Predicted 3D model of a 357-nucleotide part of an RNA (large-subunit ribosomal RNA, domain IV) from Halorhodospira halophila.

[in-house]
Context: one part of a larger RNA
RNA sequence: CCCGGGUGAAGGAAUUCGGCAAAAUGGCACCGUAACUUCGGGAGAAGGUGCGCCUCCGUUAUGUGAAGCCCUUUUCGGGCGGAGCAGAGGGGGGCCGCAGUGACCAGGGGGCUGCGACUGUUUACUAAAAACACAGCACUCUGCUAACUCGUAAGAGGAUGUAUAGGGUGUGACGCCUGCCCGGUGCCGGAAGGUUAAGUGAUGGGGUUAGCCCUUCGGGGCGAAGCUCUUGAUCGAAGCCCCGGUAAACGGCGGCCGUAACUAUAACGGUCCUAAGGUAGCGAAAUUCCUUGUCGGGUAAGUUCCGACCUGCACGAAUGGCGUAACGAUGGCCCCACUGUCUCCAUCCGGGACUCA
Repeated sequence: CCCGGGUGAAGGAAUUCGGCAAAAUGGCACCGUAACUUCGGGAGAAGGUGCGCCUCCGUUAUGUGAAGCCCUUUUCGGGCGGAGCAGAGGGGGGCCGCAGUGACCAGGGGGCUGCGACUGUUUACUAAAAACACAGCACUCUGCUAACUCGUAAGAGGAUGUAUAGGGUGUGACGCCUGCCCGGUGCCGGAAGGUUAAGUGAUGGGGUUAGCCCUUCGGGGCGAAGCUCUUGAUCGAAGCCCCGGUAAACGGCGGCCGUAACUAUAACGGUCCUAAGGUAGCGAAAUUCCUUGUCGGGUAAGUUCCGACCUGCACGAAUGGCGUAACGAUGGCCCCACUGUCUCCAUCCGGGACUCA
């Protein structure tokens, strides 16, 4: 020096990112317990008091239940009986120690607040959480050979279920609520018109040539049918265009200027744009850049914390909004108790390392 442990004057978190670690609390009985609350809880709230041993009341309560006696369905039966044994809890008196749950075992507590309702689940081996799940809520699909999933198929799951069922998606107990926009995208409905595939193959054109015409006899021209190459009229569904609906579908939810008898501000007015311009509630927030905003509280002193304000860079309503008792090895802040965390270290015990033998 390292590891594990004991003790410590005075102070008591001054340590530190942070009371990390340690200390403290601790059992049983009794007394006594606040806000708040979903009336269950919160509660072991908090905060107190007692606790050993001897003796007396004490033949205590109570438990067990022998001998003996009686009855009897003669039974591993029932009743009376109370010996013996065991014996809490309570009351009175006394005794000892520093200390009586004498060792071991054995909650620290309180206040404010964020997040998540809760019990659960998770990154096997750096994350246990405010992440996931969750009951509850909503939307949507599905009429049964269901939707959906796996499989090329057969087939299977769904389900030996049948809309109070099953699948998908979002939200996430509970309470109060969940505003406006359907222009875009999606989905649903519509079918008049526009567009539109395969298919159909009208028409036109080309090639070939039986034949015909001309010829300078070399050849040239026309050309039916058939075959063939091509053109593509007409008819032609869904879809798309189009017309509507739908936001607990994906999503979105403005700007400028002026105005009141101090000032300031603007209930009010004007104007531009939009599909519509953010309602309730909340708000420097797990969201606030400026910012350690400003004010109040707590401290001698507070970039954190709590309560307000609202100028919301860039909250906002099931990508849910705001609350909320209980709960949490959850995050932040404060207080009490307690302490070697510290001022500031000392010493002891055990085991290492190290040196020597």
Its mean pLDDT, the model's own confidence on a scale to 100, is 89.